[in-house]
Predicted 3D model of RNase P RNA and transfer RNA as a complex of 398 nucleotides. It holds a member of the Rfam family "Bacterial RNase P class A". By type it is a ribozyme. Rfam describes the family as follows. Ribonuclease P (RNase P) is a ubiquitous endoribonuclease, found in archaea, bacteria and eukarya as well as chloroplasts and mitochondria. Its mean pLDDT, the model's own confidence on a scale to 100, is 75.
RNA sequence: CAAGAUAGCCAGAUGGUCGCAGGUCGAAAGACAUGAGGAAAGUCCGAGCACUAUAGGACAAGGGUGCCAGUUAACUGCUGGUGAUGGUGACAUCAAGGAAAGUGCAACAGAAAAAAACCGCCAAUAUGGUAAGGGUGAAAACGUGAGGCAAGAGCUCACGAGCUAUUUGGAGACAAAUAUGCGGUGUAAACCCCACCCAGUGCAAGUUGUGGGAGCUAUGAGUUGUCCGCUCGUUCCCCUAGAACGCUUGAACUUAUUGGAAACAGUAAGUCUAGAUAGAUGACCAUCUAAUACAGAACUCGGCUUACAGACUAUCUUGAGAG
RNA sequence: GGCCCCAUAGUUCAAGGGAUAGAACGGAAGUUUCCUAAACUUUAAAUCCAGGUUCGAGUCCUGGUGGGGCUACCU
Numbered sequence: 001c002a003a004g005a006u007a008g009c010c011a012g013a014u015g016g017u018c019g020c021a022g023g024u025c026g027a028a029a030g031a032c033a034u035g036a037g038g039a040a041a042g043u044c045c046g047a048g049c050a051c052u053a054u055a056g057g058a059c060a061a062g063g064g065u066g067c068c069a070g071u072u073a074a075c076u077g078c079u080g081g082u083g084a085u086g087g088u089g090a091c092a093u094c095a096a097g098g099a100a101a102g103u104g105c106a107a108c109a110g111a112a113a114a115a116a117a118c119c120g121c122c123a124a125u126a127u128g129g130u131a132a133g134g135g136u137g138a139a140a141a142c143g144u145g146a147g148g149c150a151a152g153a154g155c156u157c158a159c160g161a162g163c164u165a166u167u168u169g170g171a172g173a174c175a176a177a178u179a180u181g182c183g184g185u186g187u188a189a190a191c192c193c194c195a196c197c198c199a200g201u202g203c204a205a206g207u208u209g210u211g212g213g214a215g216c217u218a219u220g221a222g223u224u225g226u227c228c229g230c231u232c233g234u235u236c237c238c239c240u241a242g243a244a245c246g247c248u249u250g251a252a253c254u255u256a257u258u259g260g261a262a263a264c265a266g267u268a269a270g271u272c273u274a275g276a277u278a279g280a281u282g283a284c285c286a287u288c289u290a291a292u293a294c295a296g297a298a299c300u301c302g303g304c305u306u307a308c309a310g311a312c313u314a315u316c317u318u319g320a321g322a323g
Numbered sequence: 324g325g326c327c328c329c330a331u332a333g334u335u336c337a338a339g340g341g342a343u344a345g346a347a348c349g350g351a352a353g354u355u356u357c358c359u360a361a362a363c364u365u366u367a368a369a370u371c372c373a374g375g376u377u378c379g380a381g382u383c384c385u386g387g388u389g390g391g392g393c394u395a396c397c398u
Base pairs, nucleotide, nucleotide: 001319002318003317004316005315006314007313008312010310012288013287014286015285016284017283018282020035021034023032024031025030037294041305042304044303045302046301047300048299049202050201051200052199056228057227058226059225062198063197064196065195066194067081068080069079070078071077082096083094084093085092086091097193098192102191103190104187105186106185118134119133120130121129122128123127142160143159144158145157146156147155162182163181164179165178166177167176168175169174206245207244208243212239213238220232221231222230242396252271253270254269255268256267257266258265259264324394325393326392327391328390329389330388333348334347335346336345341378350366351365352364353363354362371387372386373385374384375383
């Protein structure tokens, strides 16, 4: 210098004029400070909160997760590790239990798709033996070599791959070594088995007050299915209107520090940072090189996923050149 | 705001993981006819998009896109 890898940060700033929202002050006019995001999005997970009995019992059905350890309020998240795969490498990706519990499937081709004989080889030739060689396929009955044999074959041996057992190391996933041990493939994002977990609804939840009509104590309504049990009794159903609460102080944020490899946890100090219900957060001008992407709260948090112009920082890898 | 469902020719629907993705109506061309209709023959036309599992995906899984439906409480 070129090509990359990983992590992080910003998402216009300042000033002026006009305007909007809720809030505080004020008798009023008005004044004052505050006012979208890293994803506010998708609604994909996990919780808080609310109601249904503090979700209660039995049976059944259904759903989710799936290497190990840690972390968290919780999670299918996150961190670190193990193994596998990809890359020269920095590094990245992985729904990663079980196919020897059972069932199913494996089109076409091929003799044969799971206990296989079409060609070939051999023999004692109406038959039998043989998985070496041929060809098919995504996949063909451990691979290579040697011995052996009628011909052959893990039939035997050496080396290698796998499974199992034992020993050693490790917290564990797992790794290494050893063996008179074992030898029918793949598929579980096919049914299934094993282990663990899961009650329903969703702020239009729900609480309080208000108007009209129907109905009049139950064979009603509510809780995924069935049964039991429970709750309400001013209850339930339909129509119309639309006030207050829920509503924003919270597993909160910022800074410093301690523990830890990290996720994360603790301690101290400081801060208050949208809350509408036709729905605010905007427009114009000037300067900064340029002001531009994706996008816009509606109960609240923790994650994941997806979208995204431009600019910057740090560390590392590979290649080339020079000293 | 919340909760669900769906996506295959132009339209309406099929298709147990095995491809040349099928049917009806519609379209186009031709035959027939003096012309048209009907009839007959032929033909074009599709799995919403992107990944993954699998030898193989319209079908199974994940993410996105588009469309549709349902939805209160108090008295």